Record summary: This is a predicted structure of a 376-nucleotide RNA (Bacterial RNase P class A) from a Solirubrobacterales bacterium. The source organism's lineage runs through Bacteria, Bacillati, Actinomycetota, Thermoleophilia and Solirubrobacterales. The model forms 92% of the base pairs in the Rfam consensus. Rfam family: Bacterial RNase P class A. Its family is annotated with ribonuclease P activity, dimeric ribonuclease P complex and tRNA processing in the Gene Ontology.

RNA sequence: UGAGUCGGCCAGGCGGCCGCGUGCCGGCCCGUUCGCGGUGACCGGUCCGAGGAACGUCCGGGCUCCACAGGGCAGGGUGCUGGGUAACGCCCAGUCGGGGUGACCCGCAGGAAAGUGCCACAGAGAACAGACCGCCGAUGGCGGCGCCGGCGCUUCGGUGUCGGGGCCGCACAGGCAAGGGUGAAACGGUGCGGUAAGAGCGCACCAGCGCCCGGGGUGACCCGGGCGGCUCGGUAAACCCCAUUCGGAGCAAGGCCGAACAGGGACAGGGCGGCCCGUCCGACGUCCCAGGUGGGCCGCAAAGAUGGAUGGCCACCGAUCGGGACUCCCGCAAGGGACCCGUGAACAGAAUCCCGCCUACAAGCCGGCUCACCGU
Numbered sequence: 001u002g003a004g005u006c007g008g009c010c011a012g013g014c015g016g017c018c019g020c021g022u023g024c025c026g027g028c029c030c031g032u033u034c035g036c037g038g039u040g041a042c043c044g045g046u047c048c049g050a051g052g053a054a055c056g057u058c059c060g061g062g063c064u065c066c067a068c069a070g071g072g073c074a075g076g077g078u079g080c081u082g083g084g085u086a087a088c089g090c091c092c093a094g095u096c097g098g099g100g101u102g103a104c105c106c107g108c109a110g111g112a113a114a115g116u117g118c119c120a121c122a123g124a125g126a127a128c129a130g131a132c133c134g135c136c137g138a139u140g141g142c143g144g145c146g147c148c149g150g151c152g153c154u155u156c157g158g159u160g161u162c163g164g165g166g167c168c169g170c171a172c173a174g175g176c177a178a179g180g181g182u183g184a185a186a187c188g189g190u191g192c193g194g195u196a197a198g199a200g201c202g203c204a205c206c207a208g209c210g211c212c213c214g215g216g217g218u219g220a221c222c223c224g225g226g227c228g229g230c231u232c233g234g235u236a237a238a239c240c241c242c243a244u245u246c247g248g249a250g251c252a253a254g255g256c257c258g259a260a261c262a263g264g265g266a267c268a269g270g271g272c273g274g275c276c277c278g279u280c281c282g283a284c285g286u287c288c289c290a291g292g293u294g295g296g297c298c299g300c301a302a303a304g305a306u307g308g309a310u311g312g313c314c315a316c317c318g319a320u321c322g323g324g325a326c327u328c329c330c331g332c333a334a335g336g337g338a339c340c341c342g343u344g345a346a347c348a349g350a351a352u353c354c355c356g357c358c359u360a361c362a363a364g365c366c367g368g369c370u371c372a373c374c375g376u
Stems, first nucleotide, its partner, number of pairs: 001372009012317002015314004020049002023046005028040001029038003051347001056357001058356001060354003063250004075246005080094005095109001096107004110241002115239002117235003132180002134176003139173002141170005147164007188206006207231002209228008254298004263289005269281004321342004327338004
C1' cells in the first nucleotide's frame, strides 16, 4: 500500500418562527360554612415528549383472571459440556465436526450396534445385497489322446471290454467378487502370503468400531497403551426411543364507580258502587333497590393515546459525493491538496412493562488481528 476478518460508535449540529399531546401552575367559570373546593371541547405559562431497531409479535418472564388433591396416559417444546439469569429456544466460555493459507467463520451437535419405514434415476445388485461383462473351472460332467493292469478273441501283427491313472480341450453344473461398468453411496485401504481363481482367508501397517487399562479435565472430551478381524451404509427438519420441561387465556387481562330507558318496591291515588281488612290496577309524580349497558376512573410509567401528539418552515454550519478555467503547495510524472460551484442523510413511528432473538438500514468514524507485496 492492497485485500480481508472481528469488535465497537454514530444515526446530522446550532439558532429563530409557528404548531401538537399528557401533567402541573395561573386565569376564566361553578359551588361555598368565605378557609377553600370543583370543573374543562376555553385562555396564558411551564416541565417532559420515540428507536437502535420503537419493526416482526418469534422466545422467556413480571402483572391479571380462570382452572388445579395425587399419580398416569395423550400432546407440545427443548436436545454436546460448564456457567450466567427472574426465566429462556438467549448470552459467555469451552468440546466435537465442517470451511478458510490465515485472522476467523459455520453447525436443528442425544440415539441408526432397540424396532419399523424410506433411499429417485442409473445399475446385475441399495441393506441378513448382488453376478451384467469378467476370472476360475479345484470338484463333478462331456469330448479327445497316450499309459498301466485284469479278462475274452486272435491269422500272434493286434483287437474288444472292464478298472486305474495322466495330459489336453469345452465352459454344462459349480466356485469367485480381484478387475470393468452404474451410482451421491456398492459391505474398509495398501502390500505380502495364499488359491483353480479369489476373498480379512492369513499376516504387517493404516483407518474405523467395540471393550479394557493408565493419565489429564468439574464436564463435553483429550492423550497414551493393550485386546478383539468386529468392518456393522445413509436418513431421526420419517415414525420412534431416551433425557428434560410445559395448565389456559391475555392490558380489548382485570378492578372500581356508575346515566337514560325498561324492571322491582314504597308513598299518594283509583276499582271491587256504604266502611274496614283483603285483593287488583297504578298514567303523571316523589323516593328507594338490584343488575352493570352507554360512559368515566384505575391498571398506566418524567412520551403515553384509544382512531392514535412527539411535527412543519427558514437561515447558517455540515460528513460525504459529483464537477472545475485561472492561481498557490507537494510530486520526475500520473496525481493529490488548498480553493471555487453544486449535492445535503438511510431504515423506520411507542400503545401494559421488561430480558432476548430475527428482520430493515444511507453516509461514515474508531480500534484489535490476519494475509500478500514493497521499503528500511